Annotation:
The RNA shown here (c-di-GMP-I riboswitch aptamer) has 88 nucleotides and comes from Paenibacillus arenilitoris. Rfam family: c-di-GMP-I riboswitch aptamer. Gene Ontology term of the family: cyclic-di-GMP binding. Its mean pLDDT, the model's own confidence on a scale to 100, is 90.
């Protein structure tokens, strides 16, 4: 240095749930809270998943159904990128 990774050390993050705010929703942010995490740091490039305001189509038409990401999830997987520690 690369790979790998602990019942080590120093620190870190924070699921569900609750409260407030933002959002049409999915979801996000802040506080509380810890299920977990060695990248649970960052990044939608590829796949996957969630939502459907708006738009489109259809119909039994002031409505219903379906489709649609330009909206999201990096704590779904892979890739990219940066990074702490060092037993075997």
């Nucleotide at each position: 240095a690369u790979a790998c990774g602990a019942u080590a050390a120093u620190g870190g993050c924070a699921a569900a749930c609750c409260u407030g705010c933002c959002g049409a929703a999915a979801g996000g942010c802040a506080g509380g809270g810890a299920c977990g995490c060695a990248a649970a740091g960052c990044u939608u490039c590829a796949g996957g998943c969630c939502u459907a305001c708006g738009g489109a189509a259809u119909c039994u038409a002031u409505g219903a159904u379906u489709c649609u990401a330009u909206g999201g999830c990096g704590g779904c997987u892979g890739g990219g990128u940066c990074g702490c520690c060092g037993a075997a």